[in-house]
The prediction has a mean pLDDT of 82. This is a predicted structure of a 74-nucleotide RNA (transfer RNA) from a Thermoplasmatota archaeon. It matches the Rfam family "tRNA". Rfam links the family to the GO term triplet codon-amino acid adaptor activity. Taxonomically the source falls in Thermoplasmatota (Archaea, Methanobacteriati).
């Protein structure tokens, strides 16, 4: 230096041809049960989607720059 994949609460993921609540899982916190824990079941917070411009009535999703990791060739 050239190719390519990935990038979504703390963590793990879903969303694939752009369409309106950004959804599920663990874990967190409250609460029911218990004599107490666990486990079980009811709730509550909590992502504007890696950064950044563009296109478009609309963007997580298209397009471009750039960073992050990880693969290949040199």
């Nucleotide at each position: 230096g050239g190719g390519g994949a990935u990038g979504u609460g703390g963590c793990c993921u879903a969303g694939u041809u752009g369409g309106u609540u950004a959804g599920g899982g663990c874990g967190a916190c409250g609460g029911a049960c218990u004599c107490a824990u666990a486990a079980u079941c009811c709730g509550u917070a909590g992502a504007u989607c890696g950064c950044g411009u563009g296109u478009u009535c609309a963007a997580g999703u298209c397009a471009c720059g750039c960073c992050a990791u990880c693969c290949c060739c040199a």
The RNAcentral record of the sequence draws on ENA.